[in-house]
RNA sequence: GGAUAGAGGCGCAAAAACCAUUAGUACGCAAUUCGAGGAGUAUGAGCUCUUAGGACUAUUGCCGAAAGGGGGAUUUGCCGAAGCGGCAGGAUGCUCAUAUUCCUGUGCGCUGGUUCUGCACUGAACAAGUGCCGGACUGUCAUAUAGGAAACUAUAUGGAGGGCUAUCUGA
Numbered sequence: 001g002g003a004u005a006g007a008g009g010c011g012c013a014a015a016a017a018c019c020a021u022u023a024g025u026a027c028g029c030a031a032u033u034c035g036a037g038g039a040g041u042a043u044g045a046g047c048u049c050u051u052a053g054g055a056c057u058a059u060u061g062c063c064g065a066a067a068g069g070g071g072g073a074u075u076u077g078c079c080g081a082a083g084c085g086g087c088a089g090g091a092u093g094c095u096c097a098u099a100u101u102c103c104u105g106u107g108c109g110c111u112g113g114u115u116c117u118g119c120a121c122u123g124a125a126c127a128a129g130u131g132c133c134g135g136a137c138u139g140u141c142a143u144a145u146a147g148g149a150a151a152c153u154a155u156a157u158g159g160a161g162g163g164c165u166a167u168c169u170g171a
Base pairs, nucleotide, nucleotide: 001169002168003167004166005165006164009079011078012077013076014075015074018071019070028062029061030060031059032058037050038049039048040047041099042098043097044096045095046094082111083110084109085108086106087105088104089103090102091101112138113137114136115135116134118132119131120130121129122128140159141158142157143156144155145154146153147152
């Protein structure tokens, strides 16, 4: 250097009955109001539809969702598990461009794992997530000190998963 097997623990990911949120919101209907625009995703362009037989807006009444995001019994696959960012490609409205969102690929970069306060951002969000500063816990290796015959244990400091442990193996 290579191969195989393995460990960390509120460990990681996926699926999922069900649950809350979204929301008494959107849509629809009716009444009143207003008086020229309005709808199809945010902006621009086009196209289509709708509208003085009164649209749109606002208020009230009736009816009343869903997607996305989240939690999750349990199951499955795993231990760079995976996550985030960048880049590339694709999809995404009625069509085009940009955006947005989603999917796929990629060691290109960052992060050992969990957790908590604060700030910023994403988000409808008091959900959840990401980043940064700091704290706690924890696995692992190195160094120092102490104990020990040793195995090892404790404390402190430091490193990073391209790490660590075991076995086999090449030079």
Lysine riboswitch aptamer from Planococcus citreus, 171 nucleotides, folded computationally. The coordinates come from a structure-prediction model, not an experiment, and the mean pLDDT is 81. RNAcentral holds the sequence, with entries from MGnify. It matches the Rfam family "Lysine riboswitch aptamer". Rfam describes the family as follows. Riboswitches are metabolite binding domains within certain messenger RNAs that serve as precision sensors for their corresponding targets. The family has 47 seed sequences and 3,224 matches in Rfam 15.1.